[in-house]
Context: one part of a larger RNA
RNA sequence: GCCUGCGAGUUUGCGGUGUGUAGCGAGGUUAACCCGUGUGGGGUAGCCGUAGCGAAAGCGAGUCCGAAUAGGGCGAUCGAGUUGCAUGCCCAAGACCCGAAGCGGAGUGAUCUAGCCAUGGGCAGGUUGAAGCGCGGGUAAGACCGUGUGGAGGACCGAACCCACCAGGGUUGAAAACCUGGGGGAUGACCUGUGGUUAGGGGUGAAAGGCCAAUCAAACUCCGUGAUAGCUGGUUUUCCCCGAAAUGCAUUUAGGUGCAGCGUCGCGUGUUUCUUGCCCGAGGUAGAGCACUGGAUAGGCGAUGGCCCUUACCGGGUUAUUGACCUUAGCCAAAUUCCGAAUGCCGGUAAGUGAGAGCGCGGCAGUGAGACUGUGGGGGAUAAGCUCCAUGGUCGAGAGGGAACCAGCCCAGAACACCGAUUAAGGUCCUUAAGCGUGUGUUAAGUGGGAAAGGAUGUGGAGUGGCAGAGACAACCAGGAGGUUGGCUUAGAAGCAGCCACCCUUGAAAGAGUGGGUAAUAGCUCACUGGUCAAGUGAUUCCGCGCCGCCAAUGUAGCGGGGUUCAAGCCCCCCACGGAAGUGGUGUCAUUGCAGCAAUACCCCCAACGCGGGCUGUGAUGGGUAGGGGAGCGUCGUGUGCCGGGUGAAGCAGCCGAGGAAUCGAGUUGUGGACGGUUCACGAGUGAGAAUGCAGGC
Numbered sequence: 001g002c003c004u005g006c007g008a009g010u011u012u013g014c015g016g017u018g019u020g021u022a023g024c025g026a027g028g029u030u031a032a033c034c035c036g037u038g039u040g041g042g043g044u045a046g047c048c049g050u051a052g053c054g055a056a057a058g059c060g061a062g063u064c065c066g067a068a069u070a071g072g073g074c075g076a077u078c079g080a081g082u083u084g085c086a087u088g089c090c091c092a093a094g095a096c097c098c099g100a101a102g103c104g105g106a107g108u109g110a111u112c113u114a115g116c117c118a119u120g121g122g123c124a125g126g127u128u129g130a131a132g133c134g135c136g137g138g139u140a141a142g143a144c145c146g147u148g149u150g151g152a153g154g155a156c157c158g159a160a161c162c163c164a165c166c167a168g169g170g171u172u173g174a175a176a177a178c179c180u181g182g183g184g185g186a187u188g189a190c191c192u193g194u195g196g197u198u199a200g201g202g203g204u205g206a207a208a209g210g211c212c213a214a215u216c217a218a219a220c221u222c223c224g225u226g227a228u229a230g231c232u233g234g235u236u237u238u239c240c241c242c243g244a245a246a247u248g249c250a251u252u253u254a255g256g257u258g259c260a261g262c263g264u265c266g267c268g269u270g271u272u273u274c275u276u277g278c279c280c281g282a283g284g285u286a287g288a289g290c291a292c293u294g295g296a297u298a299g300g301c302g303a304u305g306g307c308c309c310u311u312a313c314c315g316g317g318u319u320a321u322u323g324a325c326c327u328u329a330g331c332c333a334a335a336u337u338c339c340g341a342a343u344g345c346c347g348g349u350a351a352g353u354g355a356g357a358g359c360g361c362g363g364c365a366g367u368g369a370g371a372c373u374g375u376g377g378g379g380g381a382u383a384a385g386c387u388c389c390a391u392g393g394u395c396g397a398g399a400g401g402g403a404a405c406c407a408g409c410c411c412a413g414a415a416c417a418c419c420g421a422u423u424a425a426g427g428u429c430c431u432u433a434a435g436c437g438u439g440u441g442u443u444a445a446g447u448g449g450g451a452a453a454g455g456a457u458g459u460g461g462a463g464u465g466g467c468a469g470a471g472a473c474a475a476c477c478a479g480g481a482g483g484u485u486g487g488c489u490u491a492g493a494a495g496c497a498g499c500c501a502c503c504c505u506u507g508a509a510a511g512a513g514u515g516g517g518u519a520a521u522a523g524c525u526c527a528c529u530g531g532u533c534a535a536g537u538g539a540u541u542c543c544g545c546g547c548c549g550c551c552a553a554u555g556u557a558g559c560g561g562g563g564u565u566c567a568a569g570c571c572c573c574c575c576a577c578g579g580a581a582g583u584g585g586u587g588u589c590a591u592u593g594c595a596g597c598a599a600u601a602c603c604c605c606c607a608a609c610g611c612g613g614g615c616u617g618u619g620a621u622g623g624g625u626a627g628g629g630g631a632g633c634g635u636c637g638u639g640u641g642c643c644g645g646g647u648g649a650a651g652c653a654g655c656c657g658a659g660g661a662a663u664c665g666a667g668u669u670g671u672g673g674a675c676g677g678u679u680c681a682c683g684a685g686u687g688a689g690a691a692u693g694c695a696g697g698c
Base pairs, nucleotide, nucleotide: 001698002697003696004695005694006693011093012092013091015090016089017088018087019086020085021084022083023082024081027048028047029046033042034041035040052059053058062074063073064072065071096234097233099231103224104223105222106221107220108219114198115197116196117195118194119193120192121191122190123188125157126156127155128153132149133148134147135146136145137144161185162184163183165182166181167180168179169178200216202212203211204210237632238631239630240629241628242627247260248259249258250257251256261367262366263364264363265362266361267360268359269358272357274352275351276350277349278348279347281345287339288337289336293333294332295331297329298328299327300326305321306319308317309316310315370395371394372393373392374391375390376389377388378387379386400411401410402409415588416587417586418585419584421583422582427577428576429562430561431560435575437574439572441570442569448564454548455547458545459544460543461542462541463540464539466537467536475532476531477530478529479528481505482504483503486500487499488498496516511526515524589622590621591620592619593618594617595616596615597614633687635684636683637682638681639680641678642677643676644675651671652670653669654668655667656665657664658663
C1' cells in the first nucleotide's frame, strides 16, 4: 500500500418544551405500596388545570402603590386541559467517536547509574635521584662544598587497567552509542570484585538540571479516569421540495459565544408585498459660486506708518518705500454656501403582477474568516492580486458557451430523453463549426499582435490666410552701391567685441547690415533687385492611421499556432451563416395552484369533524454547499397470518429480467448441503472510503 472484518447522535429521568396521535374532558392522572401473575384489580397522598394581585401578612374579579371612592401597574370578560405512546430540540449525566501535555492517591524500584559504608583484589618494564645518613674538605664552632649511600614524589617514559580528545567508517548499523588508527592517566582526589545503605518534590551530584534499570525541569506501575480539550480529524443507504450566511450590537472578546439579521417547517392573516405612471413631501450631495468663514494671484487708488527736506511749537513739502479699506480681473475648500440637480427615500392614488410575495405567532437550524469585478469614497504614493466603508453583480453554493489556458470578466441559470430547429456572447483563411462575403475609405509599421513625456518634410482628410502667366517657389547668371572707416568706446572697432542712433543719395535693387571671417582692413555670403526657365508655391490650425522613444536572462516566447497586407489589420454600412445544458418542438417523471368529474367504491364514527387516495383539463415550477422539511430501500431480531425446503434451504458465482433510486426476482444455470421466505406491526449493537482509524491476511 491493497483486501476482509470491526468502527461514531446512544441510553436513563412518572426532567423541560413543541409537533403528531390516542383516552377522558372542567377536569385529567396516579406514586410508593397491597392482592398476586391476569396486557389484571386496588391505592386519591401528590401533580397539572379551573384566578389573580402583592416582598409578605393578606385580600380576591380584583389586587398593589397611595391619605384617597385620584391616578397608574398587573389581571378579569371571550374558558381547555390533562394523562399515555411516537417524534424534533433542550437539560443533567462520559452524552456522536478517537486524541493531549498534565493533576492527585496508593505502591514498586540503587542487579544500570550517583554518593557513602564494610571487606578483599590489581598496577610488566624502564628512568629521575628529595630528605636523612657515612666519609673527606672547610670553620673558633658553624654555615657551606665535594663524594658516596639512600630511595622520596597527586615525579618522568610506557603495557595491563581506566578514560574518551581527533579523524575516517557505520547511520533500514555487526551494534537503540559500535569499529579502526592516532590520543590522555597509568602509586593515585587511582582502578576494581563482593556485600550493604540513601526513594520521587525525594535521593545523589568535584554542579552537566547530570544520574536514579535503553524513561528525568520531577522515575515507573495501578487507580481517580471515558480528567478536560471554545482545538484538529472522522461520522456509514436512496429519492423529492425549499434553501442561507461570512452583517450589526455585546463579550478577559476577536478562528468562541449571546441577541438581532438572512433559511426552513407548521398555524394564522388574505394583496397588506413588488413594479410602473401621476401627484404631495423632506433633504443640502454631484455640480457650481464667492454673498459668509477661511485660503490665494495680478493691476488701480493710495489712508496709516517709515525715509529725506524745512521747522522753537503748530505744521508744511517730498518719495522707484510700506501697504489697510475700496475697486477691476481671475481662482481654491471634507469640517465654506447667495445657489443647487439626477438618482434614492417617505406618503397618496391608478394599473399591472398575484408568485416559494408581505406580515404575525411558534418548532428546528446554519452563518457571524468571505473573494473578485463595476461605480462613489477614506487610508496608502489618485502603489499593490493592498486595506477599510457604501452601492450593484458574479463566485461562494453554479454546470453549459466565449475569453488559447483562467472560482469572481462577457453570455446564460443544467428534471429526463430525442431532434443538423432557433438565437446570445463571441465568431466565419487552415488548425476549427460557419463568408480567403458585398461596398467606400485607411494603414506599409507584421502597425494590428504591449507603454509615457517628448521628437519628426511618414501619409490621408478638412480649413485659414499669403505669393503667383503683370511670371511666383527652387536652381542658375548678374548686381548687392555712394555720403561712410555713422557717432562713441578703444591699442585697433572700418556693416559684423560693446553702447547710442538707425538718416540721406543714386537707383531695378542694395540693412549705418543675416552669418562665417581679419590684429584691424581685406575677402566670402545673406536680405533686396534684374535676367533665364515655366506652374504652382511656401506658412499655419484641426482630425484619422502610422514612425522613433522601446535593452534581460532555458527556446521563437507581448496574434494560442500556421500563416496574413492580392488582409485573414483598422473605421463605417449591409446581407448571410455557424454558435450554449438559453429558447422552441415531441414525449415522460415529479412538485404545486386552479377548475371539473367520479364518487363515498375505502377506513373510523350515530353523525359532524378529520386522515389518506383516483381521473381529466389548464398554468407555473424542478442548479444547489451549510441547513430545514417530506417519502422510501436494505440489515438483524420479536409477534402475527400465509408459504417454500434432501424431487435440495441459506450462502456464493454467471446469465436473463423489473423499478425513479437505494434495490428486487417464489426467474434460470452451476456450486453448496439444512434451514428459509413473505404480509402487517414492533424493537434496534441497522448501512463504511477516508478518522497519520483498530485487528488479521497478502

A computed fold for a 698-nucleotide part of an RNA from Kitasatospora cineracea, annotated as large-subunit ribosomal RNA, domain II.
Its mean pLDDT, the model's own confidence on a scale to 100, is 83.
Rfam family: Bacterial large subunit ribosomal RNA.
The RNAcentral record of the full RNA draws on ENA and SILVA.